């Protein structure tokens, strides 16, 4: 510069439980590993999930439907940056 092994250092941590935050999605620690070679950062694009508030309409203390300003990078892209090994 190239590339990821049933190696190695070392890291990360799904489901699930527990407490708590939150109106939901989810999110915070612990405890757990199911798997990650960028599963490290950024919500830049795209894509899901959600609908308190807003709005809307109704048969109006309630209920329809619509919306991201919420979430989620362990769905894809992208941009930044990075350990170890192989190899040139």
């Nucleotide at each position: 510069g190239u590339u990821g092994a049933g190696a190695a250092a070392g890291g990360u941590a799904a489901a699930c439980u527990a407490u708590c935050c939150g109106a939901a999605a989810g999110g915070a620690u612990a405890g757990g590993a199911c798997g990650c070679a960028a599963a490290g950062u950024u919500u830049u694009g795209g894509g899901u999930c959600u609908a308190a508030a807003u709005c809307u309409c109704u048969u109006u203390u309630a209920g329809u439907g619509a919306c991201a300003u919420g979430a989620c990078c362990g769905c894809c892209a992208a941009a930044c940056u990075g350990c170890c090994g192989a190899u040139u």
Overview:
This is a predicted structure of an 88-nucleotide RNA (c-di-GMP-I-GGC riboswitch aptamer) from an Atribacterota bacterium. The coordinates come from a structure-prediction model, not an experiment, and the mean pLDDT is 82. The sequence was found by an Rfam model in a public genome assembly. Lineage of the source: Bacteria > Pseudomonadati > Atribacterota.